A computed fold for a 174-nucleotide RNA from Acetobacterium sp., annotated as Lysine riboswitch aptamer.
[in-house]
RNA sequence: AACUACGAUAGAGGUGCGGACUUUAAGAUUAACGGCGGUGACCAUGGCAAAUGGGAUGAUGCGCUGUGAAAGGAAAGCUCGCCGAAGGAUAAUGAUUUGCCAACAUUUUCCUGGGCUUACUGUUAAGAGCAGUAAGACUGUCAUCAUUUAUUAUGAUGGAGUGCUAUCUAAAAC
Numbered sequence: 001a002a003c004u005a006c007g008a009u010a011g012a013g014g015u016g017c018g019g020a021c022u023u024u025a026a027g028a029u030u031a032a033c034g035g036c037g038g039u040g041a042c043c044a045u046g047g048c049a050a051a052u053g054g055g056a057u058g059a060u061g062c063g064c065u066g067u068g069a070a071a072g073g074a075a076a077g078c079u080c081g082c083c084g085a086a087g088g089a090u091a092a093u094g095a096u097u098u099g100c101c102a103a104c105a106u107u108u109u110c111c112u113g114g115g116c117u118u119a120c121u122g123u124u125a126a127g128a129g130c131a132g133u134a135a136g137a138c139u140g141u142c143a144u145c146a147u148u149u150a151u152u153a154u155g156a157u158g159g160a161g162u163g164c165u166a167u168c169u170a171a172a173a174c
Stems, first nucleotide, its partner, number of pairs: 007168005014083001016082004021077004032067006042054003046101004086112004091107004113139002116136008141159007
């Protein structure tokens, strides 16, 4: 004594990510409740069994008629937290239940740089939206190569966010 590692701090990608609140549309000539009519044995709880309860003093569903919602999700506005923001899959645990599955919460491991479009599957009232898989171009970043006006810009190929950029910071090499 330059560069640089671990670490710390601060940032960038953009139709960027997630949460809350308000309004609006849709949900919905719906569900539910009541009346009339007709049929005649099942009905309920997220699903399936079991159990329980109701039911020929008429269940379910059907037709007409009266009253008539809500949730999840969506659009816009506004606000908060951020850049593995966040999302998804497996497993375990918790809570609930009579048992299993599903849904909910937490944790471990793994995958995805980002949004968009298309197709399929699932979810949903839904040609909206969301999730997964695949493909496509676009975009940001780094590496390599080529060209270049050589600080720069363009093109091609490839990788992944435990990445990339900036600052601080040790030793060895020299």

The model forms 98% of the base pairs in the Rfam consensus. It was read from a public genome assembly, where an Rfam model found it. Rfam family: Lysine riboswitch aptamer. Rfam links the family to the GO term lysine biosynthetic process. The literature on the family includes a 2003 paper in Nucleic Acids Res by Rodionov et al., "Regulation of lysine biosynthesis and transport genes in bacteria: yet another RNA riboswitch?".